[in-house]
Formats: sequence, structure tokens, C1' cells
RNA sequence: UAACGAUAAUAGCACACUUAUCGAAAGAUAAGGUCGCAAAGCCAUGGGUCUAAGGAAGAUUCUAUGAUUGCCAGGCUGCCGAA
Repeated sequence: UAACGAUAAUAGCACACUUAUCGAAAGAUAAGGUCGCAAAGCCAUGGGUCUAAGGAAGAUUCUAUGAUUGCCAGGCUGCCGAA
């Protein structure tokens, strides 16, 4: 330096759920909470998934310009060091 990832150490993040606010919704933010996480740090670039206000059709369908990186891939960065 690259790869790898302990029943190691140090620090970190925070699912479900609850409350408040925002949003048409998906969802987001804050506080609590702690299922889990070695990138569960950052980026919607590709795919997937969710939503469908508006629009289109026409009677319940389609559509992202909305959302999700804690779904996967890709890019950038980063702590520790047993085998």
C1' cells in the first nucleotide's frame, strides 16, 4: 500500500415504536428508543422498491419531476489491526 474482518480495543451510527413539526403521499426533521451496522460516513449516477399531488387515460389504471444510499451496484472519503 492492497486485500481481509476477532467473541480485540477505542469512538460512532440508530430499525421498529412513541411524541411534535413539515409533506398530497411515500417520506423527512427533532427528541426519546436500541433491531441491527466496519462504511448503517457522503453522492439519487445505473438498476430495484415505495408514493402518485399534478398530468394522461377513463373508473381504476399509467406516469417522478417526489422519496429511499439501513435494497444492490458504482464513485469519493475514513477508525482499528488478531488470523

This is a predicted structure of an 83-nucleotide RNA (c-di-GMP-I riboswitch aptamer) from Lutispora sp. Its mean pLDDT, the model's own confidence on a scale to 100, is 88. Taxonomically the source falls in Lutispora (Bacteria, Bacillati, Clostridia, Lutisporales). It matches the Rfam family "c-di-GMP-I riboswitch aptamer". Its family is annotated with cyclic-di-GMP binding in the Gene Ontology.